[in-house]
RNA sequence: UUCAUCUUGACGGGGUGCCGUGAAAGUCGGCUGAGAUUACACCCGUUGAACCUGAACCGGUUAGUACCGGCGUAGGAAUCGAGAUGCGUGUCUGC
Numbered sequence: 001u002u003c004a005u006c007u008u009g010a011c012g013g014g015g016u017g018c019c020g021u022g023a024a025a026g027u028c029g030g031c032u033g034a035g036a037u038u039a040c041a042c043c044c045g046u047u048g049a050a051c052c053u054g055a056a057c058c059g060g061u062u063a064g065u066a067c068c069g070g071c072g073u074a075g076g077a078a079u080c081g082a083g084a085u086g087c088g089u090g091u092c093u094g095c
Stems, first nucleotide, its partner, number of pairs: 001088001003086008011045004016039001017031004051076003057070004
C1' cells in the first nucleotide's frame, strides 16, 4: 500500500399505516412489522427494495384502502473517516 472480511465513529436519508372509539389529537384499544411520531428508538447510505413515484394500480386475503405477492433487470433516492485480521506487492534499514 492493493484487495477481501469484520468492527467502529461522525455525518446524512427515511417511514410512522389500517380498523374501532372520539369533534379532533403524537388519546386509548386491536392488526402487520425492525420500526406505525415510547422515539436521538428503528432501518438505510451507491454492492443503494431503507424510502418515494407509478398507485385508493393488478391478483389473493382480511374487520380493514391495512397485510402477502406482482409491478421491479421500471424511474428516483442519502458518505466520509478510523482500526483489526488475512493473502500479496513495492520501498527503506540491518545481517
The RNA shown here (TPP riboswitch aptamer (THI element)) has 95 nucleotides and comes from Halopseudomonas yangmingensis.
The sequence is in RNAcentral, with records from Rfam.
Its mean pLDDT, the model's own confidence on a scale to 100, is 76.